A computed fold for a 378-nucleotide RNA from a Burkholderiales bacterium, annotated as Bacterial RNase P class A.
Its Rfam family is "Bacterial RNase P class A". Rfam classes the family as a ribozyme.
The sequence is in RNAcentral, with records from ENA.
A source record names the gene rnpB.
The prediction has a mean pLDDT of 79.

RNA sequence: CGAGUCAGCCAGACAGUCGCUGUGCCUUCGGGCGCAGAGGAAAGUCCGGGCUCCGCAGAGCAGGAUGCCGGCUAACGGCCGGGCGUCGUGAGGCGACGGAAAGUGCCACAGAGAAUGAACCGCCGAUGGUUGAUGCCUCGCAAGAGGUGUCUUCACAGGCAAGGGUGAAAAGGUGCGGUAAGAGCGCACCGCGUUCGUGGCAACACGGGCGGCAGGGAAAACCCCAUCCGGAGCAAGACCAAAUAGGGGGGCAAUAGCGUUGCUCGCGCUGUCCCCGGGUAGGUUGCUUGAGCCGGCGGGUGACCGCCGGCCCAGACGAAUGACUGUCACGGCAUCGCAAGGUGCCGACAGAACCCGGCUUACCGGCUGACUCACUGC
Numbered sequence: 001c002g003a004g005u006c007a008g009c010c011a012g013a014c015a016g017u018c019g020c021u022g023u024g025c026c027u028u029c030g031g032g033c034g035c036a037g038a039g040g041a042a043a044g045u046c047c048g049g050g051c052u053c054c055g056c057a058g059a060g061c062a063g064g065a066u067g068c069c070g071g072c073u074a075a076c077g078g079c080c081g082g083g084c085g086u087c088g089u090g091a092g093g094c095g096a097c098g099g100a101a102a103g104u105g106c107c108a109c110a111g112a113g114a115a116u117g118a119a120c121c122g123c124c125g126a127u128g129g130u131u132g133a134u135g136c137c138u139c140g141c142a143a144g145a146g147g148u149g150u151c152u153u154c155a156c157a158g159g160c161a162a163g164g165g166u167g168a169a170a171a172g173g174u175g176c177g178g179u180a181a182g183a184g185c186g187c188a189c190c191g192c193g194u195u196c197g198u199g200g201c202a203a204c205a206c207g208g209g210c211g212g213c214a215g216g217g218a219a220a221a222c223c224c225c226a227u228c229c230g231g232a233g234c235a236a237g238a239c240c241a242a243a244u245a246g247g248g249g250g251g252c253a254a255u256a257g258c259g260u261u262g263c264u265c266g267c268g269c270u271g272u273c274c275c276c277g278g279g280u281a282g283g284u285u286g287c288u289u290g291a292g293c294c295g296g297c298g299g300g301u302g303a304c305c306g307c308c309g310g311c312c313c314a315g316a317c318g319a320a321u322g323a324c325u326g327u328c329a330c331g332g333c334a335u336c337g338c339a340a341g342g343u344g345c346c347g348a349c350a351g352a353a354c355c356c357g358g359c360u361u362a363c364c365g366g367c368u369g370a371c372u373c374a375c376u377g378c
Base pairs, nucleotide, nucleotide: 002373003372004371005370006369007368008367009366010365012328013327014326015325016324017323018322020037021036022035023034024033025032026031039349043360044359046358047357048356049355050354051233052232053231054230063229064228065227066226067225068082069081070080071079072078083097084095085094086093087092098224099223103222104221106217107216120164121163122160123159124158127157128156129154132151133150134149135148136147137146138145139144172190173189174188175187176186177185191213192211193210194209195208196207197206198205199204237285238284239283240282247276248275249274250273251272252271256270257269258268259267260266292311293310294309295308296307297306298305299304330347331346332345333344334343335342336341
């Protein structure tokens, strides 16, 4: 200097004018003067917790989530550290990363065969058989017959799973030996299983011995195993409480009317006054002091934890947090200029609603630190 990786941070500044929400003080009750007032994601509402109510002696079933190991935490599906796999020259990135020798099912198309191993092409054809030639032996006067060997032929029986071909995947891989051809058939190394040792809390790693080797894939098929989860949510919940209608209780009045069966009794309803309770509108509360923020010190590789000091930092609900003007700064575009520079326009994503920890997604620009690779100079 170029190209990158990871982590963290900022999210224009200042001044003025007019407003909005909350709040303190003063007030002649009209108002006046102060103070505070969105985010890194306030978003999606995906996960976890606090808080509240409901249920509850406790547990199970069902259902859901998670799934290498260790740690952090209030908790988590989050974070930190580590292991393994995989991608990258590297800094680093990514990973639903328990079980397929518990069971059931699935593996399209192609292919001979897709899981109680298969044989299409191919190789062999040792052995048995076939064709032809020929040697030898036996029997026979001979023609010939029988037996046996060698070479040859066919690829029939049969052997093979190396090579080809199909497929996402074909029953360990490479090499040497071996064989008729082949094959863990034998051997070496790798892989796998098992066992022992060493290191590590562990995941796991490394090393030695043993076994020629159990059987493919897929659990993002059902399922099995382990761990966790009661439900609903601030429109939770609590308090105060009109009007209207209805409910409960008591007193009074008339012993009146109506209904109940034709009558009597009884019962119910109808009047008026007072009291009580539920609940609606509305108001108050929950509401922002909290796993809080800032600084320092200490422990830890780290997530994080401890101690000390300081601070109070939105609280709306038809829902405030805004608009305009000026100056300056940064970035982009256009234009003028040889240049320095000038002029004009534009400025990201977004908008608290009970609170907090995460994750994910959106985002104009800018800053800082650590590290990697390449080239160059000293």